[in-house]
Context: one part of a larger RNA
Molecule: large-subunit ribosomal RNA, domain IV
Organism: Anaerolineaceae bacterium
RNA sequence: CCUUCGUUAAGGAACUCGGCAAAAUGGCCCCGUAACUUCGGGAGAAGGGGUGCCAAAAGGUGUGAUACGAAACAGUAGUAGCACCGAAUGGUCGCAGUGAAAUGGCUCUAGUGACUGGUUACCAAAACCACAGGUCUCUGCAAAGUCGAAAGACGAUGUAUAGGGGCUGACGCCUGCCCAGUGCUGGAAGGUUAAGGGGAGAGGUUAGCGCAAGCGAAGCUUUGAACCGAAGCCCCAGUGAACGGCGGCCGUAACUAUAACGGUCCUAAGGUAGCGAAAUUCCUUGUCGGGUAAGUUCCGACCCGCACGAACGGCGUAACAACUAGAGCACUGUCUCAACGAAGGACCCG
Numbered sequence: 001c002c003u004u005c006g007u008u009a010a011g012g013a014a015c016u017c018g019g020c021a022a023a024a025u026g027g028c029c030c031c032g033u034a035a036c037u038u039c040g041g042g043a044g045a046a047g048g049g050g051u052g053c054c055a056a057a058a059g060g061u062g063u064g065a066u067a068c069g070a071a072a073c074a075g076u077a078g079u080a081g082c083a084c085c086g087a088a089u090g091g092u093c094g095c096a097g098u099g100a101a102a103u104g105g106c107u108c109u110a111g112u113g114a115c116u117g118g119u120u121a122c123c124a125a126a127a128c129c130a131c132a133g134g135u136c137u138c139u140g141c142a143a144a145g146u147c148g149a150a151a152g153a154c155g156a157u158g159u160a161u162a163g164g165g166g167c168u169g170a171c172g173c174c175u176g177c178c179c180a181g182u183g184c185u186g187g188a189a190g191g192u193u194a195a196g197g198g199g200a201g202a203g204g205u206u207a208g209c210g211c212a213a214g215c216g217a218a219g220c221u222u223u224g225a226a227c228c229g230a231a232g233c234c235c236c237a238g239u240g241a242a243c244g245g246c247g248g249c250c251g252u253a254a255c256u257a258u259a260a261c262g263g264u265c266c267u268a269a270g271g272u273a274g275c276g277a278a279a280u281u282c283c284u285u286g287u288c289g290g291g292u293a294a295g296u297u298c299c300g301a302c303c304c305g306c307a308c309g310a311a312c313g314g315c316g317u318a319a320c321a322a323c324u325a326g327a328g329c330a331c332u333g334u335c336u337c338a339a340c341g342a343a344g345g346a347c348c349c350g
Stems, first nucleotide, its partner, number of pairs: 001345008010336002014334001019331001027051005036041001038170001052092004059085005066077003093097001105329007112321002117129002133168007145154003171316004176246003181243002183239005190234003196228002201223005208215002247265005274308001275305001286302005
């Protein structure tokens, strides 16, 4: 010096990203216990007192000789005795009595997630996942969906109070506007549209006709217009707890400032309720208030929301949390600032 322990004057978080670590609390009995609340909780809230040993009262429980009573049982009475509980009270010892060991520290405020649960086996346990509940959508049974060339199987020996998929995530109050685009659902008049059907017409060939140029039936063959022709798309509607979206400029009130008000442009519609410097705020340590001697964090407000906002849910919320942030009490070698001791190493000598 290292590891693991023990103790420490005065101070008591000044340490540090942060009370990390350590200390403190601790069992049992009694008293007592707030806000809030979904009335269950919160709660072991908090905060106090007691605790050894000896003797032991009152009172209580069990058993119960005896007496009364009675046909018998039941019952009643003073209850003796025995056993146990019980601890008032008295005494007594120590610095100290849950005398060792084992054995909650607590409170306040806020954020997030309702909760119990699950998760990165071996850096992360969380605000992530799940969840009960909510809602949309598909599915009528040989179901939808899934696995499989198929047979077949699961779904399900279930049947819409069922099963699959998506989103949200207890509960409370709620969930605004936009269907122009995309998607989905429905519609079928019109436009477009494949194979196929259809076959006008055209070309090649040549019996024949013709002096020749040429014309040219049938057949074979190469093509082929109109017309008929489904879904789809275009089109017409609906639909947001479907994908998604939810404006700009200018002016105006008798101080100033601001703008209830007006004008104008654009849009499918211009963000409603609630919340808001927020796990979201760049400017920003915004401004004001609280807490501190002093506070970029924290709490309460304001609203100028760079760039909240309503099931990619909005705002609250008792209980819960090895969650996150801030404050306090208690306590301490975390620190001021280090010291001593113990065990085991390192190291030195042999």